This is a predicted structure of a 74-nucleotide RNA (transfer RNA) from a Patescibacteria group bacterium. Rfam family: tRNA. Rfam classes the family as a transfer RNA. The sequence was found in a public genome assembly. The organism belongs to Bacteria candidate phyla, within Bacteria. Model confidence (mean pLDDT): 81 of 100.
RNA sequence: GCGGUGGUAGCUUAGCUGGUUAAAGCGCCGCCCUGUCACGGCGGAGAUCGUGGGUUCAAAUCCCAUCCACCGCG
Numbered sequence: 001g002c003g004g005u006g007g008u009a010g011c012u013u014a015g016c017u018g019g020u021u022a023a024a025g026c027g028c029c030g031c032c033c034u035g036u037c038a039c040g041g042c043g044g045a046g047a048u049c050g051u052g053g054g055u056u057c058a059a060a061u062c063c064c065a066u067c068c069a070c071c072g073c074g
Base pairs, nucleotide, nucleotide: 001073002072003071004070005069006068007067010026011025012024013023019057028044029043030042031041032040050066051065052064053063054062
């Protein structure tokens, strides 16, 4: 330099045949339970989807550029 895969809550992932409110587990906060903690139960906050453009009535999803990580080729 070329190609491929990935980047989505604090962490690990799902969602990628475009369509109302972006989902789950762990973690975090509150309440209940308990003599206390843990376990368990109920509820809550938290991601405008790596960044910037484009297409579209509508984009995490399609297209282009770019950054980062990993793998392969040279």